[in-house]
RNA sequence: CGAGGCGGCCGGACGGUCGUGCGUCGCCCCGAGCGAUCGGCGCGGCGUGAGGAAAGUCCGAGCUCCCCAGCGCAGGGUGGCGGGUAACGCCCGCCCGCCGUGAGGCGAGGACCAGUGCCACAGUGACGAUGCCGGCCCCUCGGGGCCGGAGUGAAACGCGGCAAACUCCACCCGGAGCAAGGCCAAAUAGGAGGGCGUAACCCCGGUUCGCCGGGGGGAGAGGCGCGCUGCCCAGCCCUCGGGUCGGCUGCAUGAGCCGUCGGGCAACCGGCGGCCUUAGAUGGAUGACCGUCGCCACGGCGCGAGCCGCGGCACAGAACUCGGCUUACAGGCCGCCUCGCUGG
Numbered sequence: 001c002g003a004g005g006c007g008g009c010c011g012g013a014c015g016g017u018c019g020u021g022c023g024u025c026g027c028c029c030c031g032a033g034c035g036a037u038c039g040g041c042g043c044g045g046c047g048u049g050a051g052g053a054a055a056g057u058c059c060g061a062g063c064u065c066c067c068c069a070g071c072g073c074a075g076g077g078u079g080g081c082g083g084g085u086a087a088c089g090c091c092c093g094c095c096c097g098c099c100g101u102g103a104g105g106c107g108a109g110g111a112c113c114a115g116u117g118c119c120a121c122a123g124u125g126a127c128g129a130u131g132c133c134g135g136c137c138c139c140u141c142g143g144g145g146c147c148g149g150a151g152u153g154a155a156a157c158g159c160g161g162c163a164a165a166c167u168c169c170a171c172c173c174g175g176a177g178c179a180a181g182g183c184c185a186a187a188u189a190g191g192a193g194g195g196c197g198u199a200a201c202c203c204c205g206g207u208u209c210g211c212c213g214g215g216g217g218g219a220g221a222g223g224c225g226c227g228c229u230g231c232c233c234a235g236c237c238c239u240c241g242g243g244u245c246g247g248c249u250g251c252a253u254g255a256g257c258c259g260u261c262g263g264g265c266a267a268c269c270g271g272c273g274g275c276c277u278u279a280g281a282u283g284g285a286u287g288a289c290c291g292u293c294g295c296c297a298c299g300g301c302g303c304g305a306g307c308c309g310c311g312g313c314a315c316a317g318a319a320c321u322c323g324g325c326u327u328a329c330a331g332g333c334c335g336c337c338u339c340g341c342u343g344g
Stems, first nucleotide, its partner, number of pairs: 001340010012293007020049008029040004051315001055326002058324005063177004075173005080094005095109001096107004110168002115166002117162003127158001132149007181249004191240006201216006220233001222232003256275008294313003298309004
């Protein structure tokens, strides 16, 4: 210098204008309340507002509700050995196998002496095999058995190979998910209990026989005598409980992050010190435009350093929270290592 391997990190910066979710403070108005105060609309100031993957929702957990005698079956998962962890299918170390010149990478890596199934093409035959050549033995002369060889093939009789083939063995596994769950709670309708009351109807008293007063009764089995038709009457209030609309909560301090020391090969663990590194929407905010700079590509000019113009700056985007895995990603930075060529 070229080509690679592994690990870690960043993923536009600054300023202006407008806008927006949340928090907080102030002001104005409205409503409730004796009041302190509370609730709501609006305006303004200040603070704050996505990621390394917020993604896929694939594993493992926390948390919540439901279920739960024990054992077994079914179903699903995992699978060398040891360690780490709250746990894992994750991570670390070692062994083994395969790939690579190498740094390194990949591996569901138990069992095919239980049973079943499969083994392309070629080949007699792919697992109760036996065609061809040679030798030996038997024979009912059709043939049969044993040994060796050639050939095909990834593998040819050898307790063949294959279990991300069924299966067997060992171990693990209840279900649903923040739309979980908890609290408050309107109007209307409906439910339960109670009160007042109207009409029938019943009783008592009075009566001038028309009714009047009092008590009971309590909605259709009512009244207008009966049937038809038509008409009349009455329902109201209180309390309780459940659900719905709606609101609050769960819901932002956590298996947290940083530094340092110690243990350990490492994953990781422990001690000490420091920090809060501020999102919490619910039709879902985190945006738009402009300027300067940075980076990249193209074009032009210039001997050149460079200048000018134009275009671009990914993947993507919280929704209960963590630990992982996988997938996507313009451009860039750092460290260690390998191979090749070359110079001293």